Source information:
RNAcentral holds the sequence, with entries from MGnify. c-di-GMP-I riboswitch aptamer from a soil metagenome, 83 nucleotides, folded computationally. The model forms 100% of the base pairs in the Rfam consensus.

RNA sequence: GACAAAGGCAAACCCGCCGAAAGGCGGGGACGCAAAGCCACGGGCCUAAGUCCCUUUCGGGAUACGGCAGCCGGGCCGCCGAA
Numbered sequence: 001g002a003c004a005a006a007g008g009c010a011a012a013c014c015c016g017c018c019g020a021a022a023g024g025c026g027g028g029g030a031c032g033c034a035a036a037g038c039c040a041c042g043g044g045c046c047u048a049a050g051u052c053c054c055u056u057u058c059g060g061g062a063u064a065c066g067g068c069a070g071c072c073g074g075g076c077c078g079c080c081g082a083a
Base pairs, nucleotide, nucleotide: 001080008033009032013028014027015026016025017024018023031070037076038075039074041073042072043071044068045067046066050063051062052061053060054059
């Protein structure tokens, strides 16, 4: 980062599995992505099993040791080569 080339990844949704959930894995499928490759270091966001508090009860609230890299920043690696 282009009226280039070779490719790559795969949103939503569906099916199966794991999980309390968020979400993840596999298959199908493409919304898109020049890092939509990898990493939870910083910010942000999601969930709340467990714990704590409230509640006569039903329930409610707070909270990450859980999660999101396709939210941003940052770190590392990477294909091609016009301006």